[in-house]
Molecule: Bacterial small signal recognition particle RNA
Organism: Pseudomonadota bacterium
RNA sequence: ACCUGGUCCCCGAGCGGCGAUAGCUUGUGAACUCCGCCAGGCCCGGAAGGGAGCAACGGUAGCAGGCAACUCGGGCGCAUCGGUGUGGCUGGGUGGG
Repeated sequence: ACCUGGUCCCCGAGCGGCGAUAGCUUGUGAACUCCGCCAGGCCCGGAAGGGAGCAACGGUAGCAGGCAACUCGGGCGCAUCGGUGUGGCUGGGUGGG
């Protein structure tokens, strides 16, 4: 000088784990009074019919819990894979001075 290994670091991928979110689900839920449908009762009407609308029922925002990605993230893990990274340390071989 060239060739060839090991290991660490770095980079990428994969797998796992953790967290978050979408989403799903349960409960609650409008005292700045939400929406729908509104029995009874009320109002208008001579009647037919119409109107506002409490409760119940069904929902929305919000709140609390559960599950949770094929989504996202990291001062996480891997005797998983890859790297043409002028990277660190180190072994071997060949040739030359």